[in-house]
Two RNAs folded together computationally: RNase P RNA and transfer RNA, 451 nucleotides in total. Rfam match: Bacterial RNase P class A. Rfam classes the family as a ribozyme. Its mean pLDDT, the model's own confidence on a scale to 100, is 75.
RNA sequence: CGAGUCGACUGGGCAGUCGCUCGCGUUGUUAUGGCGCGGGAGGAAAGUCGGGACACCAUAGGGCAGGGUGGCCGUUAACGGCGGCCCGUCGUGAGGCGGGGAAAGUGCAACAGAAAGUAAACCGCCAGGCCCCGCAAGGGGUUCCUUGGUAAGGGUGAAACGGUGAGGUAAGAGCUCACCAGGCCCGACGGUGACGUCGGGUGCUAUGUAAACCCCAUCUCCCGGUGCAAGGCCAAAUAGGGGAGCGGGCGGCCCGUCCGAUGCUCCCGGGUUAGGCUGCUUGAGCCGCCGGGCAACCGGCGGCCUAGAUGAAUGGCUGCCAGCCGCGGCGCGUGAGUGCCGCGGCGUACAGAAUCCCGCUUAUAAGUCGACUCGGACA
RNA sequence: GCUGGCGUAGCUCAACGGCAGAGCAACUGAUUUGUAAUCAGUAGGUUGUAGGUUCAAGUCCUAUCGCCAGCU
Numbered sequence: 001c002g003a004g005u006c007g008a009c010u011g012g013g014c015a016g017u018c019g020c021u022c023g024c025g026u027u028g029u030u031a032u033g034g035c036g037c038g039g040g041a042g043g044a045a046a047g048u049c050g051g052g053a054c055a056c057c058a059u060a061g062g063g064c065a066g067g068g069u070g071g072c073c074g075u076u077a078a079c080g081g082c083g084g085c086c087c088g089u090c091g092u093g094a095g096g097c098g099g100g101g102a103a104a105g106u107g108c109a110a111c112a113g114a115a116a117g118u119a120a121a122c123c124g125c126c127a128g129g130c131c132c133c134g135c136a137a138g139g140g141g142u143u144c145c146u147u148g149g150u151a152a153g154g155g156u157g158a159a160a161c162g163g164u165g166a167g168g169u170a171a172g173a174g175c176u177c178a179c180c181a182g183g184c185c186c187g188a189c190g191g192u193g194a195c196g197u198c199g200g201g202u203g204c205u206a207u208g209u210a211a212a213c214c215c216c217a218u219c220u221c222c223c224g225g226u227g228c229a230a231g232g233c234c235a236a237a238u239a240g241g242g243g244a245g246c247g248g249g250c251g252g253c254c255c256g257u258c259c260g261a262u263g264c265u266c267c268c269g270g271g272u273u274a275g276g277c278u279g280c281u282u283g284a285g286c287c288g289c290c291g292g293g294c295a296a297c298c299g300g301c302g303g304c305c306u307a308g309a310u311g312a313a314u315g316g317c318u319g320c321c322a323g324c325c326g327c328g329g330c331g332c333g334u335g336a337g338u339g340c341c342g343c344g345g346c347g348u349a350c351a352g353a354a355u356c357c358c359g360c361u362u363a364u365a366a367g368u369c370g371a372c373u374c375g376g377a378c379a
Numbered sequence: 380g381c382u383g384g385c386g387u388a389g390c391u392c393a394a395c396g397g398c399a400g401a402g403c404a405a406c407u408g409a410u411u412u413g414u415a416a417u418c419a420g421u422a423g424g425u426u427g428u429a430g431g432u433u434c435a436a437g438u439c440c441u442a443u444c445g446c447c448a449g450c451u
Stems, first nucleotide, its partner, number of pairs: 001375010012321007020040008042350001046361002049359005054227004061255004066223003069217002071085005086099005100215002105213002107209003122154002124150004128145002130141004162180006181205002183202008231278004241268006247259002285304008323346010380450007389403004397434001405421005427443005
């Protein structure tokens, strides 16, 4: 200098002018208002995907069903998150991606191919039959066969039941042996553990698919439902009307439990209102320092208060600057390039709280920083 | 705010994980004096998008975009 990997961060500033919303003060009103001071979006406020806090529900307790999660250890209020490690796989590498079980059972594997899952004989190879030559021993042929053996070779396929060599055989084959690869069983050592290393035994060679059904999860692997439109208070309105039913109930079923005759459910009819206050923002909070831990994270001390709207505020315009792009000139450098000056253009992206919090995912103009890898050149 | 479903040819819809089809429409030819109807034939699809699982994805999984419906 080029090519790349991973991570962290900023995401406009100033001035003028015209506005919006909330709080406090003041002034004034039947009410709306006026003036002054102060607060006023984000890294994702988004998607609503996962988890909690909080609130309510007379099923929250057990069983079944259903759903979720899935290497190990940790972390947390909790999680499908995060951190470290293990194994597999891709990459020259920094690094990326994936993660229970296919030797419990069932299903599926199109087309092609002879055969597709306790395999299979199309070609080939071999034996036998058959035919020919020969007195015989034997030799030869393979166009023929309701015969048999053979998975080493060819060809098909995404996939054909380890690989190489030797022995063996009619021809072959883990059929036998040596070495290599993998699996299973046993033991030792290291590790909290996933797992790793070493030694021994066994010819065991077992296809793929669980983001197909399914199976497993030890002390309980996890899960009751509904969601701030939860819920509470106030105001306004009305006739607590008529009919039907008898046990009932917002969890899927059963058991258990609970409530219950001035009770409860359903239907019809009538009325009021699309009201106000609260929940409502001080919280697993933010910032700094110190300590523990590889890290996620945890502990201690000090400081700070940081939006609460409800047709829904936090904005518009102008100028200048930062910044970016292009052109030209000058300087530096062998060079790729780079610094300064001048002119012109752009001057912003994605997006917008709605009970709150922790994550994940997705969108994002223009930039900044850090750690590292590979290649080239020079010293 | 909460919840459920659907995206396949121009339109309406099909399709056990195994070569994406049907009806209407379009185009060409025949028939007719001509048109319609009828008959014969043809073209048209990255199955909304991106990634993954699998030998193989419209179908299964994840994310995303758009549309529709329900609760109150």